[in-house]
Formats: sequence, structure tokens, C1' cells
RNA sequence: GGGCCCGUAGCUCAGUUGGGAGAGCGCCACAUUGGCAUUGUGGAGGUCGAGGGUUCGAAUCCCUUCGGGUCCA
Repeated sequence: GGGCCCGUAGCUCAGUUGGGAGAGCGCCACAUUGGCAUUGUGGAGGUCGAGGGUUCGAAUCCCUUCGGGUCCA
């Protein structure tokens, strides 16, 4: 320098034939207990790496760019 893959909640990730942003763990509150743990219920937490474009509408399609991984040179 070139090819490919990945980037979504604090962590691990799902969601890619364009139309509601989600799960598990974690955190907070309440219930349960003599207390803790477990369990149950509810809640907070996201500019979907960044910028631009297409579209009525973009995490998803196109372009540029940043970071990480891997292969080739």
C1' cells in the first nucleotide's frame, strides 16, 4: 500500500429482502427474608464509530473518513 470482516446500552451480542432500537449479564427501586443471597415486578441507561448523499422514511442502501482484527505484498 491492497483485499476481507467488525464497530449497536456499562460488558457480551442480536437485529442487514429499508418502516416499533432490542436480549442476556450488570446498575437502581420495590416485593420476598430476622438479615444476605436467590427469585419476581418495575425503571434508568443509545446522536446504531463520524460526516455527507439517496428516499416519504436509513442501524440497514451509496460515497468519504476514523478505529480494531485478519490475509497478501
A computed fold for a 73-nucleotide RNA from an Elusimicrobiota bacterium, annotated as transfer RNA. The coordinates come from a structure-prediction model, not an experiment, and the mean pLDDT is 83. Its Rfam family is "tRNA". By type it is a transfer RNA.